[in-house]
RNA sequence: GCGCUCAUAGCUCAAUUGGCAGAGCAUCCCGCUCUUAACGGGACGAUUGAGAGUUCGAUUCUCUCUGAGCGCA
Numbered sequence: 001g002c003g004c005u006c007a008u009a010g011c012u013c014a015a016u017u018g019g020c021a022g023a024g025c026a027u028c029c030c031g032c033u034c035u036u037a038a039c040g041g042g043a044c045g046a047u048u049g050a051g052a053g054u055u056c057g058a059u060u061c062u063c064u065c066u067g068a069g070c071g072c073a
Stems, first nucleotide, its partner, number of pairs: 001072007010025004019056001027043005049065005
């Protein structure tokens, strides 16, 4: 220099080839328990890496940039 993959909640990851952004863990509350842990229930938590484009509608498609990884030279 060229090509490919990835970026979504505090952390680890989904989202069925465009149509309500979810789960587990963590945190907080409640139940259970003599207490703790475990277990059960609930709550909180996201400008989907940044910017632009297409579309009635974008996590999803297109372009540029940033960061990380892999391959080739």

The RNA shown here (transfer RNA) has 73 nucleotides and comes from a Patescibacteria group bacterium. It was read from a public genome assembly. The coordinates come from a structure-prediction model, not an experiment, and the mean pLDDT is 81. Rfam family: tRNA.